[in-house]
Predicted 3D model of a 75-nucleotide RNA (transfer RNA) from a Methanobacteriota archaeon. The sequence was found in a public genome assembly. Model confidence (mean pLDDT): 80 of 100. The organism belongs to Methanobacteriota, within Archaea.
RNA sequence: GCGAGCAUAGUCUAGGGGUCAGGACAGGGGCUUCCCAAGCCUCUGGCGCGGGUUCGAAUCCCGCUGCUCGCACCA
Numbered sequence: 001g002c003g004a005g006c007a008u009a010g011u012c013u014a015g016g017g018g019u020c021a022g023g024a025c026a027g028g029g030g031c032u033u034c035c036c037a038a039g040c041c042u043c044u045g046g047c048g049c050g051g052g053u054u055c056g057a058a059u060c061c062c063g064c065u066g067c068u069c070g071c072a073c074c075a
Stems, first nucleotide, its partner, number of pairs: 001071007010025004018055001027043005048064005
């Protein structure tokens, strides 16, 4: 450089046009306990950026950025 894939919370992940964006870990608070841990309840926090299509986009399309893989280059 060329091609492909991926991007959802501090971390991992589900969801592929209309739901309040779901779950787990972590974090705050509470219950329980002699204390800690564990367990239970609750709260906080999320769709990489820009544009397009659409009545409606996390979801489809294009570009950018980042990451991963393959190929090429590597005097």